[in-house]
Context: one part of a larger RNA
RNA sequence: UCCGGCGAGUUGCCGUCUCUGGCAAGGUUAAGCAGCAGAAGCUGCGGAGCCGAAGGGAAACCAAGUCUUAAGAGGGCGAAGGAGUCAGAGCAGGCAGACCCGAAACCGGGUGAUCUACCCAUGUCCAGGCUGAAGCUGCCGUAAGAGGUAGUGGAGGGCCGAACGCACAUCCGUUGAAAAGGGUGGCGAUGAGGUGUGGGUAGGGGAGAAAUUCCAAUCGAACCCGGAGAUAGCUGGUUCUCCUCGAAAUAGCUUUAGGGCUAGCCUCGGUCAAGAUUUGCGGAGGUAGAGCACUGAAUUCUUAAGGGGGCGUCAAAGCUUACCAAGAGAUAUCAAACUCCGAAUGCCGCGUAAUUGAUGACCGGGAGUCAGACUGCACGAGAUAAGUUGGGCAGUCAAAAGGGAAAGAGCCCAGACCUGCAGCUAAGGUCCCAAAGUGCGUGUUAAGUGGAAAAGGAUGUGGGAUUUCAAAGACAACCAGGAUGUUGGCUCAGAAGCAGCCACACAUUCAAAGAGUGCGUAAUAGCUCACUGGUCGAGAGGUCCUGCGCCGAAAAUGUCCGGGGCUAAAACACGACACCGAAGCUCAGGAUGUUCCGAAAGGGGCAUGGUAGAGGAGCAUUGAAGGCGUAAAGAAGCAGUACCGUAAGGAGCUGUGGAAUGCCUUGAAGAGAGAAUGCCGGA
Numbered sequence: 001u002c003c004g005g006c007g008a009g010u011u012g013c014c015g016u017c018u019c020u021g022g023c024a025a026g027g028u029u030a031a032g033c034a035g036c037a038g039a040a041g042c043u044g045c046g047g048a049g050c051c052g053a054a055g056g057g058a059a060a061c062c063a064a065g066u067c068u069u070a071a072g073a074g075g076g077c078g079a080a081g082g083a084g085u086c087a088g089a090g091c092a093g094g095c096a097g098a099c100c101c102g103a104a105a106c107c108g109g110g111u112g113a114u115c116u117a118c119c120c121a122u123g124u125c126c127a128g129g130c131u132g133a134a135g136c137u138g139c140c141g142u143a144a145g146a147g148g149u150a151g152u153g154g155a156g157g158g159c160c161g162a163a164c165g166c167a168c169a170u171c172c173g174u175u176g177a178a179a180a181g182g183g184u185g186g187c188g189a190u191g192a193g194g195u196g197u198g199g200g201u202a203g204g205g206g207a208g209a210a211a212u213u214c215c216a217a218u219c220g221a222a223c224c225c226g227g228a229g230a231u232a233g234c235u236g237g238u239u240c241u242c243c244u245c246g247a248a249a250u251a252g253c254u255u256u257a258g259g260g261c262u263a264g265c266c267u268c269g270g271u272c273a274a275g276a277u278u279u280g281c282g283g284a285g286g287u288a289g290a291g292c293a294c295u296g297a298a299u300u301c302u303u304a305a306g307g308g309g310g311c312g313u314c315a316a317a318g319c320u321u322a323c324c325a326a327g328a329g330a331u332a333u334c335a336a337a338c339u340c341c342g343a344a345u346g347c348c349g350c351g352u353a354a355u356u357g358a359u360g361a362c363c364g365g366g367a368g369u370c371a372g373a374c375u376g377c378a379c380g381a382g383a384u385a386a387g388u389u390g391g392g393c394a395g396u397c398a399a400a401a402g403g404g405a406a407a408g409a410g411c412c413c414a415g416a417c418c419u420g421c422a423g424c425u426a427a428g429g430u431c432c433c434a435a436a437g438u439g440c441g442u443g444u445u446a447a448g449u450g451g452a453a454a455a456g457g458a459u460g461u462g463g464g465a466u467u468u469c470a471a472a473g474a475c476a477a478c479c480a481g482g483a484u485g486u487u488g489g490c491u492c493a494g495a496a497g498c499a500g501c502c503a504c505a506c507a508u509u510c511a512a513a514g515a516g517u518g519c520g521u522a523a524u525a526g527c528u529c530a531c532u533g534g535u536c537g538a539g540a541g542g543u544c545c546u547g548c549g550c551c552g553a554a555a556a557u558g559u560c561c562g563g564g565g566c567u568a569a570a571a572c573a574c575g576a577c578a579c580c581g582a583a584g585c586u587c588a589g590g591a592u593g594u595u596c597c598g599a600a601a602g603g604g605g606c607a608u609g610g611u612a613g614a615g616g617a618g619c620a621u622u623g624a625a626g627g628c629g630u631a632a633a634g635a636a637g638c639a640g641u642a643c644c645g646u647a648a649g650g651a652g653c654u655g656u657g658g659a660a661u662g663c664c665u666u667g668a669a670g671a672g673a674g675a676a677u678g679c680c681g682g683a
Base pairs, nucleotide, nucleotide: 001683002682003681004680005679006678011096012095013094014093017090018089019088020087021086022085023084026051027050028049032045033044034043035042036041055062056061065077066076067075068074099237100236102234106227107226108225109224110223111222117201118200119199120198121197122196123195124194125193126191128160129159130158131156135152136151137150138149139148140147164188165187166186168185169184170183171182172181203219205215206214207213212221240618241617242616243615244614245613250263251262252261253260254259264369265368266366267365268364269363270362271361272360275356276355277354278353280350281349282348283347289341290339291338295335296334297333300330301329302328303327306324307323308321309320310319311318372397373396374395375394376393377392379390380389381388402413403412404411417590418589419588420587422586423585424584428580429579430578431564432563433562437577440575441574442573443572444570450566456551457550460548461547462546463545464544465543466542467541468540469539477535478534479533480532481531483508484507485506488502489501490500514529518527519526591608592607593606594605595604596603597602619672621669622668624666625665626664627663628662629661630660641651643650644649
C1' cells in the first nucleotide's frame, strides 16, 4: 500500500402528534385464575386501577359556576360550545451509556524499596610509590625554661597512581552491538570512601548533601483492578436506490461569542380565501441635489461702536493712524450631527382592468441554519490602503453543471428529466493553432501603439477655430548695404555699440541702419543680428480647442498579445450584411410529477439543477408463520453475457451432485461500508 471479514440511531418505559381499527358518555382491564394435553398462543373469567364525562381558587372551600372584592359592580378563567377511550403502526421528543470510537483526569480497594533514595544490622575491599605533623630519644642551649639541631616516629576528608568508583571534554553510535553504549583523554582513589548480605520507610505517602530528584526502562504525584460504557458545547466516522420540495450563515437573550433557546427562512398534513406584478389615484417622509433664511465655518470691499499705537496735556479735551474689529450693507463660498427649499426610487393604502395561477394567511407534526464569500451601487472605519473591516440595496457562489473571460467558487451569457452524427441563437467571436468574413464603405495610428502607469516634456501626425504678413512681391535662401556726430556721458590702467553705472537712449544722412542681438579684443580691430534694397515668385507666421500616437518607463527561471504571427489579423466612429457559437430555445422520440378534461381508455397544459433538511415509493440480506409450486429438478460459489428493469437489482449460461429449493402473503430484524492515523487476518 492493497485484499478479505467485522464495524455505528438500538432496547425498555413515559407522554405529544398523525394514520388505521374497536367500542362510545363511556372506554379499558393489570397481576392472577380456568380451559384448549404441555411451552408458545388463543378463549373465558378477573373492574382492583387508569383516562374521560366540571370547573374556579395558592388553599380552606364553593360549584355551572368560581376567583378577585365591602360589593347584586367590573374583570379573569370556565359552562353554554361540540367525545372520549382502548389497541396497533410511524417520525421526532423525555429518562436511561442512548449513533459509534476517543481523553487528560477524579475516587475506592489493593500490589510494589530484587531498580533507586535514605536509614539500621553484619561482613568485606582499597597494587605500588611519595611527603614526613604531634610525640619520644640524643646533643647543644638556659639559673631553670623557652628554643635549636640530629635522629626516631608515622599523622593527614595529605600527594602521584592501578583495582574499584565516578561521568568533565571530544569523536563514533542515533531503523545502535547497547531503550544511555564504545574509543581517546579526565576526576576521586584511608574516606562525608567503595561494596556484599539481611532488614526498614508506600502514593492525600515515602526518601531527598534539594535536581520537581528518586520510589522496578513509568513520577508536578507509581502500578493493578474496580466506580466505568466517567464526562467530552470538541475532532473523526456513520454502510442500498429512485421520486417531490428545498434552506440558513439574520434578530433578541445567553459566564454568550466555533454552544444553545425563541423568532425568521425550509418541509409535511389540515382549514380558509386570499397573494404577486403592471397601470391609475391618494398618502406619509427631508435623502440626492440645491441653498445660505437659521446654526456654525469662511473670502473681499464699504461703513462702523469699541479697542491698540502716535502726537498732545499737570490732567484732559482734541487731532491722527498702510493696526484689530462687534454690528450693518454688498460680493464670492462650505457643512454627517445647518435648512427658506427639495426630487427620482422605495414604502403604505384604495379601486378598476390586465397578466400570473397557489405564489397568501392560520392551526398542527418534523427540521436544518446562528463562521458566510466575492462583484456592482451608495456609505462608516482605515491612509477616499488591503484578496482589510462593519452596515444597507441587488446579484452570483455557497447548494449550479454548460458556453465565454488562455487557465479561474463569487465576473459576462445561461439554469443540465433522458435519448438524437437534426435546426436557431446568447455572451463571445470569424488569418492559423481553433468552429465561423484574409468580408464591405469612409476616415485614424507607424508607436508592435494595440499587448500595463502619473506629474511633466516635445516643430509626431489628422481635424477645427481665430489672427498677422503677402502679387504695391510676404516667409526661407542667395547678392549687397548695415553709415555719421561718436571712442554718447560717467567710471576706469583701458571701457571705443557689446565689464559696470546713467538716460522717457538724442540727433544727422538715408532705401535702411539700435548710443546696439550675439561672438570676439588688454583696449581697438574683426564676424554677425535688428533694419533696408535686389534676385526669386506663392503662400508664410502665431495662438487656442480637439482625435490618435511619442518620451517620461529599472528586477530578479524565460522572449512572454494564450501562442504563431499581424501594419490590419490594431483602435475609434458611423453604416449595411453574412456566419460560428451553450446542457439556452426549437424539432423528433421517451420517462416521471402535478393539474384540467373524460364514465373509462386516453388526451391537453405546466413542471422535473441541488448541499443541510422535510416528505414519498421501492430494491437487496437473515430468521419466523401460512399458502402455492418445482422432480430431470438444478443450491451456494467461481467465471462471464450482445438479455430484462428508471435505479437499488433481476434473469440466464456453466456446474458439484442427491438434498433441498423457488414464488406469493404476513410479520420480525445482530438488515446494506470506501473512508473512523478503525479492529482482526492475509499478500